Predicted 3D model of a 110-nucleotide RNA (SAM riboswitch aptamer (S box leader)) from a Verrucomicrobiota bacterium.
The source organism's lineage runs through Bacteria, Pseudomonadati and Verrucomicrobiota.
RNA sequence: CAUGCAUUGAGAGCGGCGAGAGGGGACUGGCCCGGUGAUCGUCCGGCAACCUUAAAAGUUAAUAAUAAGGUGCUAAGGCCAGGCUUUUCAGUGCAAAGCAACGAUGUGUU
Numbered sequence: 001c002a003u004g005c006a007u008u009g010a011g012a013g014c015g016g017c018g019a020g021a022g023g024g025g026a027c028u029g030g031c032c033c034g035g036u037g038a039u040c041g042u043c044c045g046g047c048a049a050c051c052u053u054a055a056a057a058g059u060u061a062a063u064a065a066u067a068a069g070g071u072g073c074u075a076a077g078g079c080c081a082g083g084c085u086u087u088u089c090a091g092u093g094c095a096a097a098g099c100a101a102c103g104a105u106g107u108g109u110u
Stems, first nucleotide, its partner, number of pairs: 002109007013044001015043004022033003027082004045074003050070005078102001083099005
C1' cells in the first nucleotide's frame, strides 16, 4: 500500500509542557474551534472493551462481567450536507428512514 471481518448517533481534562496560525480526513457549500494560543507533539489523568493473559460466568447462540497488558480515543451524529431508494403524490421543495461511497479504529491475511 492492498484486502477480509467487526464497530463507527454513547463515553471520556476548558489539565501541564512545547510550538505559533490556522484548523475540524480529501473536494465543494455551510456551521463551528482558534494569539483568552486552536490543530499538532508529548506527560499525567480519564473513557471504552477490539486483541492477549489470568480469573470468573456460561456452555447452541446470545447476554453480562473483574484485573493487568497491547492498541485506540479523550468539541460538536464520522460537526451537517453533497450519490441512490422509500415515506410520496401530477410535479417540486422540506423533513425522516434506509442503503451506497469515502474516512477512522481494532483484528486477521498478503